[in-house]
RNA sequence: GGGCUCGUAGCUCAGUGGAUCAGAGCGUCUGUCUCCGGAACAGAAGGUCAUGGGUCCGAAUCCCACCGAGCCCA
Numbered sequence: 001g002g003g004c005u006c007g008u009a010g011c012u013c014a015g016u017g018g019a020u021c022a023g024a025g026c027g028u029c030u031g032u033c034u035c036c037g038g039a040a041c042a043g044a045a046g047g048u049c050a051u052g053g054g055u056c057c058g059a060a061u062c063c064c065a066c067c068g069a070g071c072c073c074a
Base pairs, nucleotide, nucleotide: 001073002072003071004070005069006068007067010026011025012024013023028044029043030042031041032040051065052064053063054062
């Protein structure tokens, strides 16, 4: 230098046939319970879907550029 894969909540990930409010587990916070804590149960907060554009009535999803990570080739 070229090719491929990946980037979504604090962490690990699903969702990539375009339309349902963007989700799960863990973690955090609050409450119930308990002598206290943990566990359990209930609830809540937390997201520019790496970034910037484009297409479209509508984009995490399609297209382009760019940044970063991994692998392969040279």
This is a predicted structure of a 74-nucleotide RNA (transfer RNA) from uncultured Aeriscardovia sp. Its Rfam family is "tRNA". Taxonomically the source falls in Aeriscardovia (Bacteria, Actinomycetota, Actinomycetes, Bifidobacteriaceae). The coordinates come from a structure-prediction model, not an experiment, and the mean pLDDT is 80. It was read from a public genome assembly.